Predicted 3D model of a 130-nucleotide RNA (SAM riboswitch aptamer (S box leader)) from a Flavobacteriales bacterium. It was read from a public genome assembly, where an Rfam model found it. NCBI's taxonomy places the organism under Bacteria, Pseudomonadati, Bacteroidota, Flavobacteriia, Flavobacteriales.

RNA sequence: GAUUUAUAAAGAAGAAGCGAGAGAUUAGGCUCUACGACCUUCUGGCAACCAACUAAAAGUCACGCCUUCGGCGUGGUUGGAAAACCGGUGCCAAAUCCUAACCACGCCAUAGGCGUGGAAAAUAUAAAUA
Repeated sequence: GAUUUAUAAAGAAGAAGCGAGAGAUUAGGCUCUACGACCUUCUGGCAACCAACUAAAAGUCACGCCUUCGGCGUGGUUGGAAAACCGGUGCCAAAUCCUAACCACGCCAUAGGCGUGGAAAAUAUAAAUA
């Protein structure tokens, strides 16, 4: 880099350095930014995924007991929440900042435009796979 799945209207700071753009790409907007944005480092924090821990239900194995077409108990194993702690990534302006191609409904009045919703595409993050 590719594929698949899941999530994306919530949440979360300061300091130092750098010095002009930045908000994924294209386009149109709209915001942030010399009162120093973006980016890098340190500290702090947030909590999406993974990992870890793990209750109950349920499945299964061994042993024991009993009122034996089953039941109970003990232990192992599978399984599996919420919260806390810790770890691997991630994240800490604005809904993924908003819109674009498609569908449905409604309104205006009709080469169409606007609004609401849905599901796509793209992007980002995590896990898995080859």